RNA sequence: GGUGCGGUAGCCAAGUGGCAAGGCAACGGUCUGCAAAACCGUUAUUCGUCGGUUCGAUUCCGACCCGCACCU
Numbered sequence: 001g002g003u004g005c006g007g008u009a010g011c012c013a014a015g016u017g018g019c020a021a022g023g024c025a026a027c028g029g030u031c032u033g034c035a036a037a038a039c040c041g042u043u044a045u046u047c048g049u050c051g052g053u054u055c056g057a058u059u060c061c062g063a064c065c066c067g068c069a070c071c072u
Base pairs, nucleotide, nucleotide: 001071002070003069004068005067006066007065010024011023012022018055026042027041028040029039030038048064049063050062051061052060
């Protein structure tokens, strides 16, 4: 330098055009003599960045940034 895959909450991760599921963690609550466990609730207003297409973009297109793999 080229090709492919990926970047979504503190962490893991689904979603592939119509305002983003789930789990872990954290915080608050119920329960308990106190805890643990269990249960309930809260947590993405920059979905890597900038443009484009579209009535509408996490999703499609282009460039760029970062990570991984392969090729040279």

Predicted 3D model of a 72-nucleotide RNA (transfer RNA) from a Candidatus Omnitrophota bacterium.
The organism belongs to Candidatus Omnitrophota, within Bacteria.
The prediction has a mean pLDDT of 81.
Rfam family: tRNA. About the family: Transfer RNA (tRNA) molecules are approximately 80 nucleotides in length.
The RNAcentral record of the sequence draws on ENA.